Context: one part of a larger RNA
């Protein structure tokens, strides 16, 4: 100087408390461990691995296994020789890769010989190739402490020195934010602001958008209009600016006015010096090592989907604040190569009827049968529909998670990747709460101080 303390002081955070809803029990989905297997490819491992890499494993993907094949190779550059192609096409063997076979088939210069271009085949070698190893050799990217308020430098001063000071102290703040003081005076990276979206108003502009008034229609359909809604560009607006109190006359804090919005308006983007030899050599790049008729390459089939079990994350339930039948409105994001024009399109809510507390008209697993779709192909191993079947489950032990407002909870919708496949991910809107006395305690963090046989 740090680090640590079941030392002290001050402060903060859904950290506790106050609340709401879950997980842990059930069935299923999904990931992991374990076990099994010819293979169940590999990585990720407390928080910060485990619906993670995977925005989608039937083949492909695919890296794994078995079998069958190739060896200058699927891909790149170069030498020599041969052929005239390549593409397309017929047939045979084969699981296919592949091998054989039929038809068709180049260009430029040149009278020709030949030369060149391009493509294929053969030969020999330099080489190719490797999702092989090392993330403890690395770059790049990323997680995490943490959007926490810290981390440093120059000059000066102090100290033999390591270092200290500044950065400590009194207030204050979300903040090393600001004010005051001070052997310090200044500065940098962070904080804040500048950026984007939402919330209010104005102006400009009205088609595909809108319709107050005037006509018209089944219908903003048409005339007409651009007031309103909306769209999308430019501005305005919030700064503790104003008032009162408080404070040290400061920074600020408390209350009020006006205002769409009030003290960071709300949300996002933005992540200092560093920590964890954190993660990734299987995105990519790359040093070294290793393989080179194989650890490279191709194909068919299988596997990654196994199943006594254990854990994580979810979905659906256990019902009457509900189920079922009928009726019944109102979105936004986005996509469709173009489209405010056309299309994809809600559910919960509300109203009526029924069920009357039961393993049930709850719940839907599982299984049998029948079909649809995608795709060369749904046996291993897809999704969906119909009929039948109708399991566990009556609110879950110890323990544990999320959330402070348009949030939680609840309801549906869209998108990416994708032939097909969503309870996942990322977005969108509808309905819409409760609680916060407070900081004693648990966890994490910041500052000062103290102790230390630690570095």
């Nucleotide at each position: 100087u740090g680090a640590c303390g079941g030392g002290g002081g001050c402060c903060c955070g859904c950290a506790c408390a106050a609340g709401c809803g879950g997980u842990g029990g059930a069935g299923c989905a999904u990931g992991u461990g374990g076990u099994u297997u010819a293979a169940u490819u590999c990585g990720a491992a407390g928080c910060a691995a485990c619906g993670c890499g995977c925005a989608g494993a039937a083949c492909c993907u695919u890296a794994c296994c078995a079998a069958c094949c190739c060896u200058u190779g699927a891909c790149a550059u170069g030498g020599c020789a041969g052929u005239g192609a390549c593409c397309g096409u017929u047939c045979c063997a084969g699981a296919g890769a592949u091998g054989g076979u039929c038809c068709u088939u180049u260009c430029u210069c040149g009278u020709a010989a030949g030369a060149g271009a391009c493509a294929c085949u053969g030969c020999a070698c330099a080489c190719a190739g490797g999702u092989g190893c090392u993330g403890c050799a690395u770059g790049g990217c990323u997680g995490u402490c943490g959007u926490c308020a810290g981390c440093u430098c120059g000059u000066g001063u102090c100290g033999u020195g390591a270092g200290a000071u500044g950065u400590u102290c009194g207030g204050u703040u979300a903040a090393g934010u600001c004010c005051g003081g001070c052997a310090a005076c200044g500065a940098g990276c962070g904080c804040a602001a500048c950026c984007c979206a939402c919330g209010u108003c104005u102006u400009u502009a009205g088609u595909u958008g809108c319709c107050a008034g005037c006509a018209u229609u089944c219908a903003g359909u048409u005339g007409g209009g651009c007031a309103c809604u909306c769209u999308a560009a430019a501005g305005a607006a919030a700064c503790u600016g104003c008032c009162g109190g408080u404070g040290a006359u400061a920074a600020g804090c408390c209350g009020g006015a006006g205002g769409a919005a009030g003290g960071u308006g709300u949300g996002g983007a933005u992540g200092a010096c560093g920590u964890c030899a954190a993660g990734u050599c299987c995105u990519c790049a790359u040093g070294g090592c290793c393989c080179u008729u194989a650890c490279g390459g191709g194909u068919u089939g299988g596997g990654c989907u196994a199943c006594a079990c254990a854990c994580g994350u979810g979905c659906u339930a256990c019902a009457a604040u509900g189920g079922u039948g009928g009726u019944g409105a109102c979105a936004a994001u986005g996509g469709g190569c173009u489209a405010a024009u056309c299309c994809c399109a809600a559910a919960a809510a509300g109203c009526c009827a029924u069920c009357u507390c039961a393993g049930u008209u709850c719940g839907g697993a599982u299984u049998g049968g029948g079909g649809u779709c995608u795709g060369c192909a749904a046996c291993u191993c897809g999704a969906c529909c119909c009929c039948a079947u109708g399991a566990a489950g009556u609110c879950g032990g110890a323990a544990u998670c999320g959330c402070u407002a348009g949030u939680a909870a609840u309801c549906g919708c869209g998108u990416a990747a994708c032939a097909g496949c969503a309870u996942g991910a990322c977005g969108c809107g509808g309905u819409g709460a409760a609680u916060a006395c407070g900081u004693u305690c648990c966890c994490g963090g910041g500052c000062c101080u103290u102790g230390u046989a630690c570095a």

This is a predicted structure of a 455-nucleotide part of an RNA (small-subunit ribosomal RNA, 3' major domain) from an uncultured bacterium. Its Rfam family is "Bacterial small subunit ribosomal RNA". Rfam links the family to the GO terms ribosome and structural constituent of ribosome.